[in-house]
Molecule: transfer RNA
Organism: Gemmataceae bacterium
RNA sequence: CGCGGCGUGGAGCAGGGGUAGCUCGCCAGGCUCAUAACCUGGAGGUCAGUGGUUCAAAUCCACUCGCCGCAA
Numbered sequence: 001c002g003c004g005g006c007g008u009g010g011a012g013c014a015g016g017g018g019u020a021g022c023u024c025g026c027c028a029g030g031c032u033c034a035u036a037a038c039c040u041g042g043a044g045g046u047c048a049g050u051g052g053u054u055c056a057a058a059u060c061c062a063c064u065c066g067c068c069g070c071a072a
């Protein structure tokens, strides 16, 4: 230099054009003599970046950045 995969709350991951979700964690409340477990509610995301296509983009396209891999 060439090719492929991945990048989404604190962590691990879904979602592949039409409201951004799940589990764990965190906070508050309930239960308990108390803690854990359990139950209820809540906060936390400019979906890696820039540009493009579209009525509408996390999703499609181009480029860039980062990580992993293949080949040389």
Stems, first nucleotide, its partner, number of pairs: 002070006010024004018055001026042005048064005